[in-house]
RNA sequence: GCCGGGAUGGCGGAAUUGGUAGACGCGCUUGACUUAGGAUCAAGUGAGCUAGCUCGUGCAGGUUCGAGUCCUGUUCCCGGCA
Numbered sequence: 001g002c003c004g005g006g007a008u009g010g011c012g013g014a015a016u017u018g019g020u021a022g023a024c025g026c027g028c029u030u031g032a033c034u035u036a037g038g039a040u041c042a043a044g045u046g047a048g049c050u051a052g053c054u055c056g057u058g059c060a061g062g063u064u065c066g067a068g069u070c071c072u073g074u075u076c077c078c079g080g081c082a
Base pairs, nucleotide, nucleotide: 001081002080003079004078005077006076007075010026011025012024019065027045028044029043030042031041032040046055047054048053049052058074059073060072061071062070
């Protein structure tokens, strides 16, 4: 230099043919239980604020009524070729 794959909440990891982003697990918070803790059980858990709206899939654009998904550029990581 060329080719392929990847980047999604605090972490891992899903998301069908473009149609409710974050299922599921871990962690965390609160409560129950306990002398206390662990385990177990229940509920909650992206961000902001004017509190029911806005924003959020590496970054910047584009297509579309609608993009994590398609297109272009670009950053970083992994693999292959030279």